[in-house]
RNA sequence: CGAGCUAUCGUCUAACGGUUAGGACAUUAGAUUUUCACUCUAAGAAUGCCAGUUCGAAUCUGGCUAGCUUGA
Numbered sequence: 001c002g003a004g005c006u007a008u009c010g011u012c013u014a015a016c017g018g019u020u021a022g023g024a025c026a027u028u029a030g031a032u033u034u035u036c037a038c039u040c041u042a043a044g045a046a047u048g049c050c051a052g053u054u055c056g057a058a059u060c061u062g063g064c065u066a067g068c069u070u071g072a
Base pairs, nucleotide, nucleotide: 001071002070003069004068005067006066007065010025011024012023013022018055027043028042029041030040031039048064049063050062051061052060
């Protein structure tokens, strides 16, 4: 210098271009319990950034950023 892949709640992981972005663990609150734990209920929490295409983008396209792999 070039090529390829990846980027979603705190973590992990889903989501034909079309509903309010779903689930598990974790966190918080409540119930239960003498207390803790277990169990049950509820709540909050995410699409790396900037543009483009489209009636509609987490999804498609371009660029940037970061990580990984690879060629010279």
Overview:
Predicted 3D model of a 72-nucleotide RNA (transfer RNA) from Strombidium sp. The sequence is in RNAcentral, with records from ENA and Rfam. It matches the Rfam family "tRNA". It is annotated as a transfer RNA. Gene Ontology term of the family: triplet codon-amino acid adaptor activity. Rfam describes the family as follows. Transfer RNA (tRNA) molecules are approximately 80 nucleotides in length. Lineage of the source: Eukaryota > Ciliophora > Spirotrichea > Strombidiidae > Strombidium. It is recorded under the gene name trnE.